[in-house]
Context: one part of a larger RNA
């Protein structure tokens, strides 16, 4: 000299944009972080509204006998509304956190897969038919302190079985072609095995058991084949220290079959054979997430990997599989530990390395904030719901920038200070005074963009269609949506008024004198000051330096 996720001391106006658990991958109190779809399904808690019976009885009539009767309660059907929970479906495998492990094909780059999957979505091609039998909610009976059950009527689906069809796919046999060894694309073929599910809209004839049949849109289903995307899974090469680690290796290395996978492959397993692998560092120890980058440097190179971004790994510690199109799954199951916690001692519940917060440890790292307006993701046909992803506000001078703390005059070169050779000199145009400006702060009125290509009504056209129904699309019109936030921003008012410290002055290194102290107190980066005139200690006055910071300390270059 530069940098930094910095700490610490003094000092600290204001804005903008970033940053903010680095140490215990210690231990968490509490709220939130994954839901959604009523256009799969069955059922319905409340409320409402209209009828009927029943109570009630304000109140009207009244020939006092009594009739009439509103509100309100109840009970029944009917229609609306549809909480909450239950089947089913998608999604929950992404977002979002952390770097404990790991020296590996983890990672970065180039390649291969003729060794292989891919839900959603795109393109084409074909279908979407007859039938069944449970079961959950709910109802009833019981068990348990509780978490959580157990049995028993009964019931729906797009849940679940069954059988039909086979446009195709599949096993096999047949041809043709190609390749990289096993084999791949293609076409044929008596043949094997193999599918479905409904749900919403409109509607003119024709039938009808009036529920519908049919025609048609739209979303859902199923098969194929391609695509895109995503992912497995091999392979060159790169990728830190240590030989005070020289030999390692038995599923070890081949090979045969066997099992296993979406898929090669000791990935399993028997059985053969004795092989791999190494001073171009095997094996063993230690340290680490890797890169994109990021700082330093003129560059070569060196350190480093906060945030952001893209791959891994991990989710209380160990271990396992289910379920899916995808996990061997951070707020999903199980089994073992260890911790907390509840509990009738019979049993039981959890898991902040999400987001805020709290405890400890620590030099040292924040709000138990608004919102789902924007973006984006989920789910749904839409309206919509959810989203501590995200947007946004709050702390912190933690960093970068930007602005300010006035300007201009103004000499008898006041006064203080402080120095002196007592003449004076320096503070010093600084101050006082005048004259001005008004940036930021404060007050006061006006105020946004961010929001539309999205919604939603309305017309017109245009595709679809047997339709001028519905439905899409396209164009015009209009309404309606803002956390932030009355914020930015603009105008206006009044006044210099409310805003400078920090470190240095021996040399390196820009900047000197006096006064104490007297090898003492002390400084100190390095030389090295202080023992009685100290420009190096302490203080004061004056300079220099940066400047809302400064200076120290740590780390790197």
């Nucleotide at each position: 000299g530069a940098a930094c996720g910095a700490a610490c001391g003094c000092u600290g106006g204001c804005g903008g944009c970033g940053u903010g658990g680095a140490u215990u991958a210690g231990g968490c109190a509490u709220g939130c972080a994954a839901g959604u779809c009523g256009a799969a399904c069955g059922g319905g808690a409340u409320c409402c509204u209209g009828u009927g019976c029943a109570u009630g009885g304000a109140g009207u009539c009244u020939u006092c006998g009594g009739a009439c009767a509103a509100a309100g309660c109840g009970u029944a059907c009917a229609g609306g509304u549809g909480a909450g929970a239950g089947u089913g479906g998608c999604g929950a495998a992404c977002u979002g956190g952390u770097g404990a492990g790991g020296a590996a094909c983890a990672c970065g780059u180039g390649g291969g897969u003729a060794a292989u999957c891919u839900g959603c979505c795109c393109u084409g091609a074909a279908a979407c038919u007859c039938g069944g039998g449970a079961u959950a909610g709910c109802c009833c009976u019981u068990g348990g302190a509780a978490a959580c059950g157990a049995g028993g009527u009964g019931u729906a689906a797009u849940a679940c079985c069954g059988a039909a069809u086979g446009u195709g796919g599949u096993c096999g046999c047949c041809c043709u072609g190609g390749a990289c060894a096993u084999c791949c694309a293609g076409g044929g073929u008596u043949u094997u095995c193999u599918a479905a599910a409904g749900g919403u809209g409109g509607g003119g004839a024709u039938c009808u058991u009036c529920g519908g049949a049919c025609c048609u849109g739209c979303c859902a289903u199923u098969u194929c084949a391609g695509g895109a995307u995503g992912a497995g899974c091999c392979c060159g090469c790169g990728c830190c220290c240590u030989a005070u680690c020289a030999g390692c290796u038995u599923g070890u290395u081949g090979g045969u079959g066997u099992g296993g996978u979406a898929a090669a492959a000791g990935c399993u397993c028997a059985c053969c054979a004795a092989g791999g692998c190494g001073a171009a560092g095997a094996c063993g120890g230690g340290u680490a997430g890797c890169u994109g980058g990021u700082c330093u440097g003129a560059g070569a190179g060196g350190a480093u990997g906060g945030u952001c971004a893209g791959c891994c790994a991990c989710a209380c510690u160990g271990g396992g599989a289910c379920u899916g199109a995808g996990a061997c799954a951070c707020u999903g199951c199980c089994c073992a530990g260890a911790c907390u916690c509840c509990u009738a001692c019979g049993g039981g519940a959890g898991g902040c390395u999400g987001c805020a917060g709290u405890c400890g440890a620590g030099a040292a790292u924040c709000a138990u904030u608004c919102g789902c307006a924007a973006u984006g993701c989920a789910c749904g046909a839409a309206a919509g719901u959810g989203u501590g992803a995200c947007g946004a506000u709050g702390c912190g001078a933690c960093g970068c920038c930007g602005c300010g703390u006035g300007g201009a005059g103004g000499a008898u070169g006041a006064a203080u200070g402080c120095c002196u050779u007592c003449g004076g000199g320096u503070u010093g145009u600084a101050a006082a005074c005048u004259c001005c400006u008004g940036u930021c702060a404060u007050g006061a009125g006006g105020g946004a963009a961010g929001a539309a290509u999205g919604u939603c009504c309305u017309g017109u056209c245009a595709a679809u269609u047997a339709a001028u129904a519905c439905u899409u699309g396209a164009c015009a019109g209009g309404a309606g949506u803002g956390a932030c936030g009355g914020u930015a921003c603009c105008u206006c008012a009044a006044g210099a008024g409310g805003a400078a410290g920090c470190c240095a002055c021996g040399g390196c290194u820009a900047a000197c004198u006096c006064u104490g102290u007297g090898c003492c107190a002390g400084c100190a980066g390095c030389c090295g000051c202080g023992g009685u005139a100290a420009u190096a200690c302490a203080g004061a006055g004056g300079u220099g330096g940066c400047g809302a910071g400064c200076g120290u300390u740590g780390u790197u270059c």

Annotation: The part of an RNA shown here (small-subunit ribosomal RNA, 5' domain) has 557 nucleotides and comes from a metagenome. Model confidence (mean pLDDT): 83 of 100.